[in-house]
Molecule: Bacterial RNase P class A
Organism: Polyangiaceae bacterium
RNA sequence: GACGUCGCGCAGGCGAUCGCCGGUCUUCAUCUGAAGACGGGAGGAAAGUCCGAGCUCCACAGAGCACGAUGCCAGGUAACGCCUGGUGGCGGAGACGCCUAGGAGAGUGCAACAGAGAACAGUCUGCCGUUCUGGGGAUGCUUUCGGGCACCCCUCGAGCGGUGAGGGUGAAACGGUGGGGUAAGAGCCCACCGCGCGUGGGGUAACUCACGCGGCAUGGCAAACCCCAUCGGGAGCAAGGCCACGUAGGCAGGCGUAGCGAGCGAAAGCUCGUCGGAGGGUGACUCGCCCGAGCCUGCGGGUAGGCUGCACGAGGCGCGUCGCGAGGCGCGUCCUAGAGGAAUGACCGCCACCGCGCGCGGGGCGACUCACGCGCGGAACAGAACUCGGCUUACGCACGACGUCGACC
Numbered sequence: 001g002a003c004g005u006c007g008c009g010c011a012g013g014c015g016a017u018c019g020c021c022g023g024u025c026u027u028c029a030u031c032u033g034a035a036g037a038c039g040g041g042a043g044g045a046a047a048g049u050c051c052g053a054g055c056u057c058c059a060c061a062g063a064g065c066a067c068g069a070u071g072c073c074a075g076g077u078a079a080c081g082c083c084u085g086g087u088g089g090c091g092g093a094g095a096c097g098c099c100u101a102g103g104a105g106a107g108u109g110c111a112a113c114a115g116a117g118a119a120c121a122g123u124c125u126g127c128c129g130u131u132c133u134g135g136g137g138a139u140g141c142u143u144u145c146g147g148g149c150a151c152c153c154c155u156c157g158a159g160c161g162g163u164g165a166g167g168g169u170g171a172a173a174c175g176g177u178g179g180g181g182u183a184a185g186a187g188c189c190c191a192c193c194g195c196g197c198g199u200g201g202g203g204u205a206a207c208u209c210a211c212g213c214g215g216c217a218u219g220g221c222a223a224a225c226c227c228c229a230u231c232g233g234g235a236g237c238a239a240g241g242c243c244a245c246g247u248a249g250g251c252a253g254g255c256g257u258a259g260c261g262a263g264c265g266a267a268a269g270c271u272c273g274u275c276g277g278a279g280g281g282u283g284a285c286u287c288g289c290c291c292g293a294g295c296c297u298g299c300g301g302g303u304a305g306g307c308u309g310c311a312c313g314a315g316g317c318g319c320g321u322c323g324c325g326a327g328g329c330g331c332g333u334c335c336u337a338g339a340g341g342a343a344u345g346a347c348c349g350c351c352a353c354c355g356c357g358c359g360c361g362g363g364g365c366g367a368c369u370c371a372c373g374c375g376c377g378g379a380a381c382a383g384a385a386c387u388c389g390g391c392u393u394a395c396g397c398a399c400g401a402c403g404u405c406g407a408c409c
Stems, first nucleotide, its partner, number of pairs: 001405007009397002012351004017346002020041002023038006043381001047392002050390005055236004067232005072086005087101001088099004102227002107225002109221002123164001124167002126163007135154003139150004175193006194216001195214008240308004250299006259274006279291004315334008353378007361370003
């Protein structure tokens, strides 16, 4: 220097101008608003809404079934499917990273294509044994010289049997490597490895180490059903609580619409006359005049709307202490958005940061390094909506430690 691994931090600061959203105070107007002053106003992910909780309402004797989630061990935590530390396995040259990590010696099931055969398997090729026929060759005996007989070897073909070693197929072929053994082979036998069981040592445990025994005692898939263990009631701040607009609506009570006569009508009832009439209008009030069948009181619910829930919480930071750590405990200290489909912005200057270029100076034998000035450029992802703990996803910069490789001194 390049490429990587891990960890940690920040998410620009100050000032001016113009705005945006709440709060408090003052003044003016007062249904409601206007002006001014002061003070406050997003994040590490506020996001996805994927887990776990708080809080609220509803449901609920107890137990079981069903369903869902989780799944090595130990610890942390309010809790978790999260985190920490281990174990085992896998990946990487390494720093280091990753995990569909219970059970296939309970049951049911599945295995495409290829291949002879895919689960208490299988002979396609090959190897070996044996039988038969044809062909070739060596030797011996015999001959009437054409041959014949016996035995052995080679080779091709066919049948029967052995083999699970070699080849070939496959993701996977019924332990692996080496040796012995055999007609050829095979855990058939032996050594080592693997596997299982037992004993002993270590560890809280997962697990691990040593020794002995077993000749393999039945491969893979549980993200197939299933079995085992643990956990799980539902809905969500549009939860829920309080106050409640009105020529709205409900219930109860009081006063009144009376009474008489006539007409019409089947009736309920309607019309006219007389008398009476709660209440209302006019009006300062009384009288008067006019209207007149509803008016008044109480209670409870609840729509629009308002208030609350709602910002002090499993809270942040610092120090001490216990712990390898996640974290626990103690002390101190600090809290400052919370609305409504939703405000926190724009621009200018200076400073700070980073990169590039140029100039200049210091240090070092050197590779190189440290500072200064000027100019240009850059600064991401993204917006709280009841709250908190996590996970995941998006994303800029800086710093530290470590790994591998290369160059130079």